[in-house]
Context: one part of a larger RNA
């Protein structure tokens, strides 16, 4: 010097108080170990594995068993030979196949042949989701959006190395100032980029309706003033006042749609964990080569004496049920979204208008208000389990899919030690829609709609940055 501890000092953060709401207890749901199985593919392991990979396992996917099967192959090139190939019919089979009929090639052309596609044969090779993430590449976690990691000349040191970077303010920041044996300079901060908050302009359909006329309705006529759409600007710079300081800067103040990084988001600097991944590809080097490859049916991955972390839905009056009433936003749509009307308690069918979409559909937002009713019970709270009886997807719903109605009505009465998140449109609590999809969402990603409480203080806990000091280590 470095790293690690242990003491000093300064500072940060939902790190701790302070608060709200949770988990841990009960049913369920997915995920993990364990345990069984033929088989429960396989990968991910403290934070930084466990609703992860997987944006969706009835076949398929699929890698795993079982069993039927192929061996130049399910995929490529390359060399010979043939003139079809392939589709379709019947047959045997669970299917891959296997056997029988049926059919019967394109383009150029110098008629010698060439190309396309195909089949068969040979052997060069093909093929491995086999092992090695401790042999690579790439891509990712983390630390951490912490603010810190280097260089170049020059000092100072015999030398490794020092110093600049340290000290004194200040800052969200190695951000900035002033002072120094340093001057400078890159990578990282901060800007620039997207979003949102205010407004001007330009435009006015499919969107909008003040005012005139119309209508069941912006429905038409007209307008483009206003919302809205989108695209160009403008605006915030400590710009200004007052105080404080050398100076940065800080503390109050005016104006402002918006104050001091306005909010949010993309953006992760050098290095750490031989941190993840050979199962996304890549790609060494070992492995197999009538099997460790390749094709088909079934079955498994969905098992179930347990154990864990993530959800859900609750346990009820700030509630439950019926009736009535109002009010988003962002998004998806032709192999698709499908609308009045009808039909059926309802899942749904039916019908087919529209629409390639600011036009039509998905599409009733829901909590919330109003009224009536229930009155502290395991109940009109809670829905699991379970049986009938429908209905949707799709060759097929038994293993093993989601939905509906009837009927059943199980644990549960607020959770032990511990433990998690979250500082403002948050958190809680309330619906919506999207990808992936034939059909399945309590994940996951996105939208709004309603919207709190608390934060004196850093003394402790945890991490984390700067200085310094001590010992053992390299």
């Nucleotide at each position: 010097u470095g790293a690690g501890c242990g003491g000093g000092g300064c500072c940060c953060g939902c790190a701790c108080a302070a608060g709200c709401g949770g988990u841990g207890g009960a049913g369920c749901u997915a995920g993990u170990g364990g345990u069984u199985u033929a088989u429960a593919u396989c990968g991910a392991a403290g934070c930084a594995a466990c609703g992860c990979g997987a944006a969706g396992a009835a076949c398929c996917u699929u890698a795993c068993c079982a069993g039927g099967u192929c061996u130049u192959g399910a995929c490529a090139u390359c060399c010979u030979u043939u003139g079809a190939c392939c589709a379709c019919u019947c047959u045997g089979g669970a299917g891959a196949c296997a056997g029988a009929g049926c059919u019967u090639u394109c383009c150029c052309u110098u008629c010698g042949g060439g190309c396309a596609g195909a089949a068969a044969g040979u052997g060069a090779c093909a093929g491995g989701u086999g092992g090695u993430g401790c042999a690579u590449g790439g891509u990712u976690g983390u630390c951490g959006u912490c603010a810190g990691c280097u260089c170049g000349u020059g000092u100072c040191g015999u030398g490794a190395g020092u110093a600049g970077u340290u000290g004194g303010g200040u800052u969200a920041a190695g951000u900035c100032c002033g002072c120094c044996a340093a001057c400078g300079a890159g990578c990282g901060c901060a800007a620039c980029c997207c979003u949102u908050g205010a407004u001007u302009u330009u435009a006015g359909u499919u969107g909008c309706c003040a005012g005139c006329a119309u209508u069941u309705a912006g429905u038409u006529g007209g307008g483009c003033a206003c919302u809205c759409u989108a695209a160009a600007g403008u605006g915030a710079c400590u710009g200004c006042c007052g105080g404080u300081g050398c100076a940065a800067g800080c503390c109050g103040g005016a104006g402002c749609u918006a104050g001091g990084u306005g909010g949010g988001g993309a953006u992760g600097a050098g290095c750490u964990c031989a941190a993840a991944u050979c199962a996304u590809c890549u790609a060494g080097c070992c492995c197999c080569u009538u099997a460790u490859g390749a094709c088909c049916u079934g079955g498994c991955g969905u098992a179930c004496a347990c154990a864990c972390g993530u959800g859900c839905u609750a346990c009820a009056u700030a509630g439950g049920a019926u009736a009535g009433u109002a009010c988003a936003a962002a998004g998806g749509g032709u192999c698709g979204c499908g609308a009045a009307g009808c039909c059926g308690c309802g899942a749904g069918g039916u019908g087919g208008a529209g629409c390639u979409a600011a036009u039509c559909c998905c599409a009733u937002a829901a909590a919330a208000c109003u009224a009536u009713u229930c009155u502290c019970a395991g109940u009109u709270c809670g829905g699991a389990u379970u049986g009938u009886a429908g209905g949707c997807u799709g060759c097929a719903a038994c293993u093993c899919c989601g939905c509906u109605a009837c009927a059943u009505g199980a644990a549960g009465c607020c959770g032990g030690a511990a433990u998690c998140g979250c500082u403002a449109g948050u958190a809680u609590a309330c619906g919506u829609g999207g990808a992936u999809c034939a059909g399945c969402a309590u994940g996951c990603c996105a939208c709004g709609g309603u919207g709190a409480a608390u934060a004196g203080c850093u003394u402790c806990c945890c991490g984390g940055g700067c200085c310094u000091u001590g010992u053992a280590c390299a």
Small-subunit ribosomal RNA, 3' major domain from Listeria monocytogenes, 474 nucleotides, folded computationally. The coordinates come from a structure-prediction model, not an experiment, and the mean pLDDT is 80. The RNAcentral record of the full RNA draws on ENA and SILVA. Lineage of the source: Bacteria > Bacillati > Bacilli > Listeriaceae > Listeria. Rfam family: Bacterial small subunit ribosomal RNA. Rfam links the family to the GO terms structural constituent of ribosome and ribosome.